Small-subunit ribosomal RNA from an uncultured archaeon, 1471 nucleotides, folded computationally. Its Rfam family is "Archaeal small subunit ribosomal RNA". The family has 86 seed sequences and 709 matches in Rfam 15.1. The coordinates come from a structure-prediction model, not an experiment, and the mean pLDDT is 81.
RNA sequence: UCCGGUUGAUCCUGCCGGACCCCACCGCUAUCGGGGUGAGACUAAGCCAUGCGAGUCGUGCGCUCCCAGGCCAUGGUGGGAGCGUGGCGUACGGCUCAGUAAAACAUGGUCAACCUACCCUCAAGACGGGGAUAACCCCGGGAAACUGGGGCUAAUCCCCGAUAGGUGAGAAUGCCUGGAAUUGGCUUCUCACCGAAAGGGUGUUGGAACCAUGCCUUCCAACACCGCUUGAGGAUGGGACCAUGUCCGAUCAGGUUGUUGGUGAGGUAACGGCUCACCAAGCCUAUAACCGGUACGGGCCGUGAGAGCGGGAGCCCGGAGAUGGACCCUGAGACAAGGGUCCAGGCCCUACGGGGCGCAGCAGGCGCGAAACCUCCGCAAUGCGGGAAACCGUGACGGGGUCACCCCGAGUGCCACCCGCUGAGGGUGGCUUUUCCCCGGUCUAACCAGCCGGGGGAAAUAAGGGGAGGGCAAGCCUGGUGUCAGCCGCCGCGGUAAUACCAGCUCCCCGAGUGGUGGGGACGAUUAUUGGGCCUAAAGCGUCCGUAGCCGGCCUGGUAAGUUUCCCGUUAAAUCUGACGGCUUAACCGUCGGACUGCGGGAAAUACUGCCAGGCUAGGGGGCGGGAGAGGCCGACGGUACUCCUGGGGUAGGGGUGAAAUCCUAUAAUCCCAGGAGGACCACCAGUGGCGAAGGCGGUCGGCCAGAACGCGCCCGACGGUGAGGGACGAAAGCUGGGGGAGCGAACCGGAUUAGAUACCCGGGUAGUCCCAGCUGUAAACGAUGCGGGCUAAGUGUCGGAACGGCCUAGAGCCGUUCCGGUGCUGCAGGGAAGCCGUUAAGCCCGCCGCCUGGGGAGUACGGCCGCAAGGCUGAAACUUAAAGGAAUUGGCGGGGGAGCACCACAAGGGGUGAAGCUUGCGGUUUAAUUGGAGUCAACGCCGGGAACCUUACCGGGGGAGACAGCUGGAUGAAGGCCAGAUUGAAGGUCUUGCCAGACUAGCUGAGAGGAGGUGCAUGGCCGUCGCCAGUUCGUGCCGUGAGGUAUCCCGUUAAGUCGGGCAACGAGCGAGACCCACACCCCUAGUUGCUAACGGGCUCCGAAAGGAACCCGUGCACUCUAGGGGGACCGCCGCCGAUAAGGCGGAGGAAGGAGUGGGCCACGGCAGGUCAGUAUGCCCCGAAUCCCCCGGGCCACACGUGAGCUGCAAUGGCGGGGACAAUGGGAUCCGACCCCGAAAGGGGAAGGUAAUCCCCAAACCCCGCCUCAGUUGGGAUCGAGGGCUGAAACCCGUCCUCGUGAACAUGGAAUCCCUAGUAAUCGCGCGUCAUCAGCGGGCGGUGAAUACGUCCCUGCUCCUUGCACACACCGCCCGUCGCUCCAACCGAGCUGAGUCCAGGUGAGGUAUGGUCGUGUUGGCCAUAUCGAACUUGGACUCAGCGAGGGGGGAGAAGUCGUAACAAGGUAGCC
Repeated sequence: UCCGGUUGAUCCUGCCGGACCCCACCGCUAUCGGGGUGAGACUAAGCCAUGCGAGUCGUGCGCUCCCAGGCCAUGGUGGGAGCGUGGCGUACGGCUCAGUAAAACAUGGUCAACCUACCCUCAAGACGGGGAUAACCCCGGGAAACUGGGGCUAAUCCCCGAUAGGUGAGAAUGCCUGGAAUUGGCUUCUCACCGAAAGGGUGUUGGAACCAUGCCUUCCAACACCGCUUGAGGAUGGGACCAUGUCCGAUCAGGUUGUUGGUGAGGUAACGGCUCACCAAGCCUAUAACCGGUACGGGCCGUGAGAGCGGGAGCCCGGAGAUGGACCCUGAGACAAGGGUCCAGGCCCUACGGGGCGCAGCAGGCGCGAAACCUCCGCAAUGCGGGAAACCGUGACGGGGUCACCCCGAGUGCCACCCGCUGAGGGUGGCUUUUCCCCGGUCUAACCAGCCGGGGGAAAUAAGGGGAGGGCAAGCCUGGUGUCAGCCGCCGCGGUAAUACCAGCUCCCCGAGUGGUGGGGACGAUUAUUGGGCCUAAAGCGUCCGUAGCCGGCCUGGUAAGUUUCCCGUUAAAUCUGACGGCUUAACCGUCGGACUGCGGGAAAUACUGCCAGGCUAGGGGGCGGGAGAGGCCGACGGUACUCCUGGGGUAGGGGUGAAAUCCUAUAAUCCCAGGAGGACCACCAGUGGCGAAGGCGGUCGGCCAGAACGCGCCCGACGGUGAGGGACGAAAGCUGGGGGAGCGAACCGGAUUAGAUACCCGGGUAGUCCCAGCUGUAAACGAUGCGGGCUAAGUGUCGGAACGGCCUAGAGCCGUUCCGGUGCUGCAGGGAAGCCGUUAAGCCCGCCGCCUGGGGAGUACGGCCGCAAGGCUGAAACUUAAAGGAAUUGGCGGGGGAGCACCACAAGGGGUGAAGCUUGCGGUUUAAUUGGAGUCAACGCCGGGAACCUUACCGGGGGAGACAGCUGGAUGAAGGCCAGAUUGAAGGUCUUGCCAGACUAGCUGAGAGGAGGUGCAUGGCCGUCGCCAGUUCGUGCCGUGAGGUAUCCCGUUAAGUCGGGCAACGAGCGAGACCCACACCCCUAGUUGCUAACGGGCUCCGAAAGGAACCCGUGCACUCUAGGGGGACCGCCGCCGAUAAGGCGGAGGAAGGAGUGGGCCACGGCAGGUCAGUAUGCCCCGAAUCCCCCGGGCCACACGUGAGCUGCAAUGGCGGGGACAAUGGGAUCCGACCCCGAAAGGGGAAGGUAAUCCCCAAACCCCGCCUCAGUUGGGAUCGAGGGCUGAAACCCGUCCUCGUGAACAUGGAAUCCCUAGUAAUCGCGCGUCAUCAGCGGGCGGUGAAUACGUCCCUGCUCCUUGCACACACCGCCCGUCGCUCCAACCGAGCUGAGUCCAGGUGAGGUAUGGUCGUGUUGGCCAUAUCGAACUUGGACUCAGCGAGGGGGGAGAAGUCGUAACAAGGUAGCC
């Protein structure tokens, strides 16, 4: 003092979790010492074997016994044991925490209402007399425990009398203490009653008596000591009373009959209903009675900065208890418990008749449990009991043992050299000895430990636990695993490269400890007194009135309760703390001081608060005045519309919808007119307006009632504010009773829609809606904003009132200013998480009330109250969950809006596809295999993918092959080669037999080569696509808490974020443009293989000739062309539009006009788009097969579906004949002129050509002819025959030619594709692939249109804006039923158990009184009254368990049905 977790990101709210300290237990680990007020508290106040834990006194007394000693008197003694009697103690100490919410405890007081043994002080005393009994002896009963009878005896045992004295009553004089005396004390008198004592013991001294069958005794006196009695006082310990404090629940609101009080009596140490009789009817309670739950209380302890929260077993103080209960004796003290009696439950002994016991004392055992020690030593110390003392006793206590329970201290080594990487670590040598081992002394009751001294030996005897993804310190190390196993407090890891699992290594933290689990505190200002909130996050009661309470204006006086200061007492000790001191230090302990924040008493102060008294008027109330108003209640009246009825008119439809139908209508509807009836409602005025506490209130008039505002030189005088409970009002719907019922209209019935349609739409329609009386009491009853008061900038509307000014049509008229009150908008400061609020606060303050504390479960259950019911008010928990939320941001999306744009959009057009046959790709199916990939646009003539073998990855069959290393075998011959035979489709591949040959070796384990095996979701690279788009960013500044915004927006413009202008922005980058290439015009340069006009020559042909034509040669570079360079176009010019801009429109000029045309290039990025099968490449896998080779087959299958094409369906055509014009390109085992053969495909020759030189080269078109609308002379599929070419090889499965055959098809449904000019359409030609094969791809040229010059309707794109519960981003999100599994709770006929209380019955026993019996002794018996355990019956309540079944809830990777909500969510949503 924070940190992690809701989001794409942000701020906030809020909870969950982490880090810290403490307590208990558990895991792993562990060397030593000191200290501790640590150690069966937590669960079983459960049960206990055994031993011990309270005795002592012979100086009270009797008796018995033992030992020693003494003794006819100079002596009459000493020690011990036992039984009893008597005294004191056993009421302390020790243990425990069940009960107890109470005078139990704490603090402070009181007793004028009390007691106190032993102890202390003072005073006075102890006189006279009597009696019993135990031990013991004798006789009995009983198994035992124990007990009966008879006899003897002592005292400090018991009794009687006296005196002192006490108690009570009455009287008197007063006096004393005191706040107070009728009640206390003192004095005197009278009466009544009660009524002491132990003159004992011991010692010393003195005296006397007595003493041998044995005895060691008795008496008297003095002194001393110990005792005894009475009174008074003290001390100590207790008893009682009072004030204050003292947990949770109101889902406990009423409780109480000895209850409250009085009188009298009883009882007690003492007051008192403590108990009883009678009388009265009180008493307690919202300041919480009563009831229920929990709990010993305090000093203190833990934590915390503190306030607080939690604990309170241990040590101390107090209380209570002793197996559960009840009662009593004794006693100073008990209702005792190592006393008694009784009941209950448990256990034990028993001879069955009867007895005994009570560890919550110390040890110890069982049980319970996560959980806790030795059946130790000693009375040496401290203390206690007894005693005169010595002393005895003491599981109190003092010591030791066990346990890391807590605190404190120490150690587990140091040095040098060497190895090793300068490490980790190891080795060698040396040093030291805290510690360890041994001995002695000291210490101690005795041990232990410690201390002192000595000795010994070796670094020896001594380190772990947890963690390493973030929070949180320390690994993006290796192996294994593969959403598995597992981890994780929380977030989250794990689906084949895991820094998160399991291990290894390394590292981090703490360290004799370290982690985990549970609990407490803090963190949490998440319970807020200190110190929070409530518009939207959880949270203002629907509104008002008002009781208690709380709070309260100005002035004066008094008082001193609160408040403040000082003093006194108390606040036990321990604890805490300061100083000093003692253990080697520390922990620990001691001494002195402080503190213990409290309580009581006294003195003082008087500002504030309170109280008392008096006054005031600013709060509040009243009075008066004229106005405003859908304020409320009642009554009367009116109006339009609607429906129905009647009459008249009128005819075929009407109605309804997106479109329809149901429906109405021929018995006359709809429609028009007139009349009547009925119920509901109240257009326009009407407003951002008014009134009301809220709900709410709207035709007009009247009556009654109420409130508010304004104005007034009026009156009262704090009368006020809020308001727990309480009361009243309270929309709609609903309920009860009675009316009413036109329209509308839940439910319901039809018609549609739809996959369905229990809906939306349509036609009907009941309750209801309306009125009266009563109930209900809710709402998104909202301003989601409680009420009252004060303070804090402005501006601008509007309503009411008042005053003033102006105008005036003279109207309660209009306009304006100021003030008061209401109602809106904007906005400063300020506030807020922000949105926003902002004198009508959500600002700054005061008072009072209500409410909140993560989400769900749940406004549910149970209980209570209310209600006729429906239901309302109050209102949980188990369980579950890491979020649920608020505001705002950026995107994306919308069956939201706006603007702009595009022939992968439409429109206007042109031509197709979709029908047919065939080609080709894909799916499917089939198959031994039909290898694999690609899947909307952006897969499908795509992988250049036209596969005969090859390709080839697939299938069938056959064969081959392991670099290197280690084993193994090998000169008795490895590997290799070969004849013949066998095997085989074939093969020295293998095998048999043999030969040649001469060093290696696949038999095993590793490890390799290779892999078109896997992963395009591990990748590079490349590509597609958004994108024929116009976007995308940066720097600085500014705004915002922040995400982020601004710039990039707006207006205009553009193909364009193109440009101009505006603007908290100013600039800039990548894109666009510019740029590059081609084409179109011109110029320059160049001229072979190109061209060749003009000129010259040659040859051939035509012609009579002149001359012309073709060809060749020369010449030339003019032209064409080729290929290099340059020019040209810029809205530059004119007009118009626009803002004078950017630019647009038109025109001129020009080869070309507004980007000239066509290409190339193509932003930041997205799509886990495609490709591991082109290559590259990580990881995984195969490795004698998933590698390599060969043969054959397959990729070509074929009921089907589909994409893309080709050819057609014909006359704008077909066929035959003739004729003409290209460009791009290509050419060496290639292009091939030309010649010959063939009907043709083609064949045989062959010039030229490494190519501007040679070669390959058009068709549509034009001309002539035929065909004449027909399945044809259209169309050519299919099939047959013959022939050719390539190639080892055309069967599966090539292509070409000729002849024959001559199918579907006659313009193609829904739907869909392309195209805006040299384009579409149409025509052919190169090239790629290629041995052969184009219907493909990519190019080339020939012929050559129509339509639009627009739009945003469809499909999409860009920008702005809006909504969002989406962000994997609408192929999003998400709701409910049903089905399955699990979990907890609720209801439940009842069943079982436990507890508490009440009532009754039986009633052990106790107490009191009376009677009776008796040896009138302890006592027995009986009766009455009373208390009363236990048992039992009934009832009430609480808790626990079980429970057929029932209803919902929560949770659970991929179930069913729909689509409710989020975008206008497709019917706006919600209450």